Context: one part of a larger RNA
């Protein structure tokens, strides 16, 4: 110097308190341990592993098991030979299918011959056989690069020069304040300077200006039962997309060391970082990947490579952790009616008729999209009913009858209908989120994607309590202290 301390000050963070609302009991949905299995591939294991790798395991993915097949090998290069009925196509027939067979048809390319075409010859290409080699989701993340997570968006980590110290260091970074902030001011053996931090980035709040389809419709004319539906017409306003502007403690009044600032005004859409994101500092955990990738090294080479079929990864006495539905009356069903925003769409999105209770079929306009579509947005508001009950709460399981995707839904999809009608009457100990457009509640799309979310990323809609405060838990920063630690 540093680590640490049931020392000690200062601070700070949904850390505690104040509050909402779950988890934890119940079902199912998922991942994980156990255990079963011929296999139930692997990898991840306190915060930082368990709806994690998986933005999607029926075949296929696939790396696991059994069995059936291959051995220059699904793939690459290169060396030599050898091959025109040559490469490719490939009937029958064996077979789960790989693959075996071969009937049969049968070329490309560049030269030279030849009058062209055909044919011929040499060559390539492509095949064949041999031989260097390939191949390894075999092990090692404790040999490695990238790449991530984590302290923590915490405010810290450092260097030059000088000074002090035998030195190992310290000084700067430390003190008084003050900030979210090593932000700043002050004061000082320091004075300078770097990565951070703050701002430059993107979105969003106000408003001018340009622009006016594909949007929009205040005014003006026609048309229509009636809508900017249509036809003219216009860019006002709504919005769309560029520009710019606008917020800086600027002004003011108190405070403070005249200092940085800190509390309060005023104007203002916005107020003291206006909301939110992107951004991640020296290092920490020999953290986490060798199964995205690349790589050193072992290992493997008729196999631990590769090809196919069929089963597993979906097992099931349990145990945990994330979810999603309830348990009802601030509800449940039925009937009408209202308003988003953000996305996708040509192997595609699909209006509109037709048909089925219905999932869907069927037909067929638009539309590669501010045009045409997905699409109904649901909670919301009105109006019937139900009247506290294992119910008209609650939906699981279980039968039967079908749709759809797809070669193929037995093992193992989704989704209708129609019957069934479990457990649950608010969860012990204990624990999680959240400080405002949040929380809680509601519906929306969208990547993956044939098909298959209660999952993950997005989007709006309604929309709240509460914070006195820093004794305590936890984590974290700063200065000091103490030590048998390094």
């Nucleotide at each position: 110097u540093g680590a640490c301390g049931g020392g000690g000050g200062c601070c700070c963070g949904c850390a505690c308190a104040a509050g909402c609302g779950g988890u934890g009991g119940a079902g199912c949905a998922u991942g994980u341990g156990g255990u079963u299995u011929a296999a139930u591939u692997c990898g991840a294991c306190g915060c930082a592993a368990c709806g994690c790798g998986a933005a999607g395991a029926a075949c296929c993915u696939u790396a696991c098991c059994u069995g059936g097949g291959u051995u220059u090998g699904a793939c690459a290069u290169g060396u030599a030979a050898g091959u025109g009925g040559u490469a490719g196509u490939g009937a029958a027939c064996c077979g789960a299918a790989a693959g075996g067979g071969g009937a049969a048809c049968g070329a490309c390319c560049u030269a030279c011959u030849u009058u062209u075409u055909u044919a011929g010859u040499a060559g390539g290409a492509g095949c064949u056989u041999a031989c260097a080699c390939a191949g390894g989701u075999g092990c090692u993340g404790c040999a490695u690069g990238g790449c991530u997570g984590u302290c923590g968006u915490c405010a810290g980590c450092u260097c030059g020069u000088g000074u002090c110290g035998u030195g190992a260091g310290a000084u700067g970074u430390u003190g008084g304040g003050u900030u979210a902030a090593g932000u700043c001011c002050c004061g000082u053996a320091a004075c300078g300077a770097g990565c951070g931090c703050a701002a430059c980035c993107c979105c969003u709040g106000c408003u001018u200006c340009u622009a006016g389809u594909u949007g929009c419709c205040a005014u003006c004319g026609g048309g229509u039962a009636a809508a900017g539906c249509c036809u003219g017409g216009g860019c006002a306003c709504u919005c769309u997309a560029g520009a710019a502007g606008a917020a800086c403690u600027g002004c003011u009044g108190g405070u403070g060391u005249u200092a940085a600032g800190c509390c309060g005004g005023a104007g203002g859409a916005a107020g003291g970082u206006g909301g939110g994101g992107a951004u991640g500092a020296c290092g920490u955990c020999a953290a986490g990947u060798c199964c995205u990738c690349a790589u050193g090294g072992c290992c493997u080479u008729u196999a631990u490579g590769u090809c196919c079929a069929g089963g597993g990864c979906u097992a099931c006495a349990c145990a945990c952790g994330u979810g999603c539905u309830a348990c009802a009356a601030u509800g449940g069903u039925c009937g009408g009616u209202a308003c988003a925003g953000a996305g996708g769409g040509c192997a595609g999105c699909a209006a509109g008729c037709u048909u089925g209770c219905a999932a869907g079929a069927g037909u067929u306009a638009g539309c590669a999209a501010a045009u045409c579509u997905c699409a109904a947005a649901a909670a919301g508001c009105c109006g019937a009913u139900c009247u506290c009950a294992g119910u008209u709460c609650g939906g699981a399981u279980u039968g039967a009858a079908g749709u759809c995707u797809g070669c193929a839904a037995c093992u193992c999809g989704a989704c209708u209908u129609c019957a069934u009608g479990a457990a649950g009457c608010c969860g012990g100990a204990a624990u999680c989120g959240c400080u405002a457009g949040u929380a809680a509640u509601c519906a929306u799309g969208g990547a993956u994607c044939a098909g298959a979310a209660u999952g993950c990323c997005a989007u709006g809609g309604u929309g709240a309590a509460u914070a006195c405060g820093u004794u305590c838990c936890c984590g974290g920063g700063c200065c000091u202290u103490g030590u048998a630690c390094a």